[in-house]
RNA sequence: AGGUGCGUAGCUCAACUGGUAGAGCAGCGGUCUCCAAAACCGCAGGUUGUCGGUUCGAGUCCGGCCGCCCCUGCCA
Numbered sequence: 001a002g003g004u005g006c007g008u009a010g011c012u013c014a015a016c017u018g019g020u021a022g023a024g025c026a027g028c029g030g031u032c033u034c035c036a037a038a039a040c041c042g043c044a045g046g047u048u049g050u051c052g053g054u055u056c057g058a059g060u061c062c063g064g065c066c067g068c069c070c071c072u073g074c075c076a
Stems, first nucleotide, its partner, number of pairs: 001072003005068003010025004019056001027043005049065005
């Protein structure tokens, strides 16, 4: 330098062929308990890396940029 894959909640990951952004864990509250843990019930948590484009509608499609992993190559 070229190419592939990836970027979504604090963490690990879903979201089908473009049509309401979700789960588990963690956190908070409650029930239970002498207290706690466990279990159960509930709650909260999102600029979907970023900037544009297409579209009635974008996490999803297209382009630029940023970051990470991997592959190939060049120079020294």
Predicted 3D model of a 76-nucleotide RNA (transfer RNA) from a Chloroflexota bacterium. It matches the Rfam family "tRNA". It is annotated as a transfer RNA. Model confidence (mean pLDDT): 80 of 100.